[in-house]
Context: one part of a larger RNA
């Protein structure tokens, strides 16, 4: 000079407290361990692995297994060389494949006639490997951390490692700022310039909107017609501690307070500094070196990745009356839609199925949001709570639902009466709760993920202590 200290001081994080709702108890989903098993493919392992890679495992995917095939290969690329190659059909097969009529059809396409393209054999340096090695890399991400830090030139000090600056007094969310000072300046970090959300103003009016005028209708912007208003999307204003009181070193900068939609970073996002962890990832990719080369390559079909004494992890539904089940009634947002979204009508209890309007969509269409309100039932019960689990008849999706797919009517109705020790989230439109959408994707094991919206709290006295971090400072036998 770090690093560490059950060493000090000063500070800050939903780090404790204070609330509010889980999680550990129980079913069932999913992930892992561990068993097993031909194989149950491989990675991921404290925080930062375990609803992770996987935003989509029935075939395929698919690495694993088992059996059946190929050997210049399923891909590329060279050289001479053929011209039909594919396909349907029929045999054997489980398919790959292999024979057959050579059966039906044909003597490839482009052209600047050099020559390319396609395709069949055939030769030959070769292909090909999700095999190993992330501890030989690159790129890429996690994490400490959106933590306030990290460092340079000059100067000065010190033999010299290094110090200084960066410490100090204040002050901020911040190495931000202000004031001192042997330092003066700079980069990379902070912060602003990006994106969204809240208020206005302008500019524009169709598919969106209807305040006024007329018209129709049982009724709807349904029509003429209209830009005012909501909205749409482009471009200004707006908010800097600017203004007034205090406080404060006549400072920065805190405190109240006016205006104002919004006030002291207004709220969300994006944005991640020198570095740490030989942290992850040779299975995205790329790539050194090793290794395989009639096989660790490759094609096929079947199984497997879904197995089950049991142990965790993250979830989703209960346990019930702030409910459950019935009937009627009100408000949304963000998206997606052509091998596609699918109205009306019909047909079934219903999943669904017919027909098939309109829509490449601010026009159709998904699409009736639930929670909520009203009104009546249920009366504290393992029940009109709860819905596991199996039964059985169905419906989609697909070559095909036995391994191993969703749904959907009928029966059946398991644990479960709020959960030990312990342990997670949240400080505000959060939490809790309630419903919508999208990727993936034939269909779906979604409960999962990311996204929208509707109701909409409670508490923070505090900084002792717990975790984690920043600053100065002390000890150190440790680098």
């Nucleotide at each position: 000079u770090g690093a560490c200290g059950g060493g000090g001081g000063c500070c800050c994080g939903c780090a404790c407290a204070a609330g509010c709702g889980g999680u550990g108890g129980a079913g069932c989903a999913u992930g892992u361990g561990g068993u097993u098993u031909a194989a149950u493919u491989c990675g991921a392992c404290g925080c930062a692995a375990c609803g992770c890679g996987a935003a989509g495992a029935a075939c395929c995917u698919u690495a694993c297994c088992u059996g059946g095939g190929c050997u210049a290969g399923a891909c590329a690329a060279c050289a001479g060389u053929g011209g039909a190659c594919c396909g349907c059909c029929c045999u054997a097969g489980a398919g790959a494949u292999a024979g057959g009529c050579c059966g039906c059809c044909u003597u490839c396409c482009c052209u600047u006639c050099g020559g390319g393209g396609c395709u069949g054999a055939u030769g030959c340096a070769c292909a090909g490997g999700u095999g190993c090695u992330g501890c030989a890399u690159g790129g890429c991400u996690g994490u400490c951390g959106u933590c306030a830090g990290c460092u340079c030139g000059u100067g000065u000090c010190g033999u010299g490692a290094g110090a200084u600056g960066u410490u100090g007094g204040g002050u901020u969310a911040a190495g931000u700022c202000c004031c001192g000072c042997a330092a003066c300046g700079a980069g990379c970090g902070c912060a602003a310039c990006c994106c969204u959300c809240g208020u206005u103003c302008c500019u524009a009016g169709u598919u969106g909107c209807c305040a006024g005028c007329g018209g129709a209708u049982c009724a709807u912007g349904c029509c003429g017609g209209g830009g005012a208003c909501u909205c749409u999307a482009g471009g200004g204003a707006g908010a800097c501690u600017g203004c007034c009181g205090g406080u404060g070193u006549c400072a920065a900068a805190c405190c109240g307070g006016a205006g104002g939609a919004a006030g002291g970073u207004g709220g969300g996002g994006a944005u991640g500094a020198c570095g740490u962890c030989a942290a992850g990832u040779c299975a995205u990719c790329a790539u050194g070196g090793c290794c395989c080369u009639u096989a660790c390559g490759u094609c096929c079909a079947g199984g497997g990745c879904u197995a089950c004494a049991c142990a965790c992890g993250u979830g989703c539904c209960a346990c019930a009356a702030u409910g459950g089940g019935u009937g009627g009634g009100a408000c949304a947002a963000u998206g997606g839609g052509g091998a596609c979204c699918g109205a009306c009508c019909g047909g079934g209890u219903a999943a669904c199925c017919g027909u098939g309007a309109g829509g490449c969509g601010a026009u159709c269409c998904u699409g009736u949001a639930a929670a909520c309100c009203c009104g009546g039932c249920c009366c504290c019960a393992g029940u009109u709570c709860g819905g596991a689990u199996u039964g059985u008849a169905g419906g989609c999706u697909g070559c095909a639902a036995u391994u191993c797919g969703c749904c959907u009517g009928c029966a059946u109705g398991a644990a479960g009466u709020u959960g030990g020790a312990a342990u997670c989230g949240c400080u505000a439109g959060u939490a809790a709760u309630c419903g919508u959408g999208g990727a993936u994707c034939a269909g779906c094991u979604a409960c999962g993920c990311c996204a929208c919206g509707g109701u909409g709290a409670a508490u923070a006295c505090g900084u002792u202590c717990c975790c984690g971090g920043g600053c100065c400072u002390u000890g150190u036998a440790c680098a």
This is a predicted structure of a 479-nucleotide part of an RNA (small-subunit ribosomal RNA, 3' major domain) from an uncultured prokaryote. Its Rfam family is "Bacterial small subunit ribosomal RNA". Gene Ontology terms of the family: ribosome and structural constituent of ribosome. Model confidence (mean pLDDT): 83 of 100. The RNAcentral record of the full RNA draws on ENA.